[in-house]
RNA sequence: GAAGGUAUAGCUCAGCGGCAGAGUGCAUGCUUGCCAUGCAUGAGGUCCUGGGUUCCAUCCCCAGUACCUCUA
Numbered sequence: 001g002a003a004g005g006u007a008u009a010g011c012u013c014a015g016c017g018g019c020a021g022a023g024u025g026c027a028u029g030c031u032u033g034c035c036a037u038g039c040a041u042g043a044g045g046u047c048c049u050g051g052g053u054u055c056c057a058u059c060c061c062c063a064g065u066a067c068c069u070c071u072a
Stems, first nucleotide, its partner, number of pairs: 001071001003069005010024004018055001026042005048064005
């Protein structure tokens, strides 16, 4: 240099155009003499960035950034 892949909650990851979710972690409450476990509730999001398409974009298209793979 060429080709391909990934980017979504603190972390690990789902989400095939119509209200953004799970596990885990965190906070609160219940349970306990205290902790742990268990149960319930809650908080936590610029869906990497900028454009485009569309009535509507995390999703489709283009470019960029970071990382990974492969090839020379």